Predicted 3D model of RNase P RNA and transfer RNA as a complex of 416 nucleotides.
């Protein structure tokens, strides 16, 4: 210098004027609720998004157990929890940094189209070999042996080599893969060594098995107040919103249906598994402690306009109960670790 | 805002994980003096991107579009 890989960060900046929303103290107006102008302060994101997971919170009168259903899936840890994160193991890809994948197919059931002789306790189309007959370079027919080679296919019942044989075959042997046992290491996934007999297809993002987890609903949850209607009518069982057992409530009270009324306000609602910084523990995710900061909160829904300067001329996109993740979208830019190739000293 | 569902020819619908079909439509030809009807043939598709599998409309993940319910 070129190519690549992994991680982190920013995502227009500064100033003036006008304007918008929340909060605060005081002021003015109003009988009150409230309204008004000025001042101070704060005012979108890394994804606020998709709503795909997990929790907080609230209600279902928070006994309990089982079944059904759903989810996750190597091991160990982190966490409030997770399908997230960290570390490790094994397999695969890459020269490498690095990336991707992950329970069980000897519990059972099912499927494996077409092609092919045969697709699961298989099979003989071509082929190889022996014998017999015909024929006598060589070929044809019959009886039997074989599965090495060819062929089909995504996949052909261990692989490669040597011995062996009429030809062959784990038939025998060495190595490798797989299986079982023993010993050693590791918390574990797993790894290493030795021995044994001789060999068992794939699919579980098919049913299923095993282990673990999950009650349901969602802030339009829920609570309070005000106004208004019809203290009207009907049902008898209702609740623990899948089902069962079991438990429990009521008889002028609950629940359901019909009919009628309202379409307002307050709350939930922003101090939180919170941010910054320092120290300690841990390989790390993360945890503990000290100091410090307050950082949107609407209810038709607030971030805009304009001017000046600068640059790389500005992408994807805007909170609506909150938080932790994942995924998806994104102009451009910055920083760092590492790998490979080439050149120079 | 919260929750649920559906995507297959131009339209309405089918399809055990194994060659994507049917009806109507469109186009061409035949028939007719011409049109309609009829006959024959053709046309064109699994919303999109990945993954599992030998093989995906089907199974899994993401994404996009549309529809419905809740004050």
């Nucleotide at each position: 210098g070129g190519a690549g890989u992994c991680g982190g960060c920013c995502g227009g900046g500064c100033g003036g004027c006008c304007g918008c929303g929340g909060c605060g103290a005081g002021g003015g107006c109003u009988c009150a609720g409230g309204c008004c102008a000025g001042c101070g302060u704060c005012g979108a994101g890394g994804a606020a998004a998709g709503u795909c997971c997990g929790g907080a919170c609230u209600c279902c009168a928070c006994a309990g157990g089982g079944c059904a259903g759903g989810g996750u899936g190597c091991u160990g840890g982190g966490u409030a929890a997770c399908g997230c994160c960290c570390a490790g193991g094994c397999g695969g890809g890459g020269c490498g940094a690095c990336c991707c994948g992950c329970g069980g197919a000897c519990a059972g059931u099912g499927c494996c189209a077409c092609a092919g002789a045969g697709a699961a306790c298989a099979g003989a189309c071509c082929g190889c070999c022996u014998c017999c007959g015909c024929g006598c370079u060589c070929g044809c027919g019959g009886a039997g042996g074989c599965a090495a080679g060819g062929g089909u296919g995504c996949a052909a019942c261990g692989g490669c080599g040597a011995g062996g044989u009429a030809a062959g075959a784990g038939c025998u042997c060495a190595c490798c893969a797989g299986c079982g046992g023993c010993c050693g290491g590791g918390u574990g996934a797993c790894c290493g060594g030795c021995c044994g007999g001789c060999u068992c297809g794939g699919c579980a993002a098919a049913c299923c098995c095993c282990a673990c987890c999950c009650g349901g609903a969602g802030c339009a949850a829920g609570g309070c107040c005000a106004a208004g209607c019809a203290g009207g009518g009907g049902g008898c069982g209702g609740g623990c919103g899948g089902c069962c057992c079991g438990c429990u409530c009521g008889a002028u009270g609950c629940c359901c249906c019909c009919g009628g009324g309202u379409a307002g306000g307050c709350u939930g609602c922003a101090u939180g598994a919170g941010g910054g910084u320092c120290g300690c523990g841990g390989c790390g995710a993360c945890g503990c402690g000290g100091c410090u900061c307050c950082c949107a909160g609407a209810g038709a829904g607030a971030u805009g306009g304009u001017c000046g300067c600068c640059c790389a001329c500005g992408a994807c996109a805007g909170a609506a109960u909150c938080c932790g993740g994942c995924u998806u979208a994104c102009a451009g830019g910055c920083c760092g670790g590492c790998u490979c190739c080439u050149c120079c000293a | 805002g919260c929750g649920g569902g559906u995507g297959u020819a131009g339209u309405u619908c089918a399809a055990u994980g194994g060659c994507a079909g049917a009806a109507c439509g469109u186009c061409a030809g035949c028939u007719u003096c011409c049109c309609a009807a009829g006959c024959u043939g053709a046309u064109a598709g699994u919303g999109c991107g990945g993954g599992u599998u030998c093989g995906a409309u089907u199974c899994c993940c993401g994404u996009c579009a549309c529809c419905c319910g809740c004050u």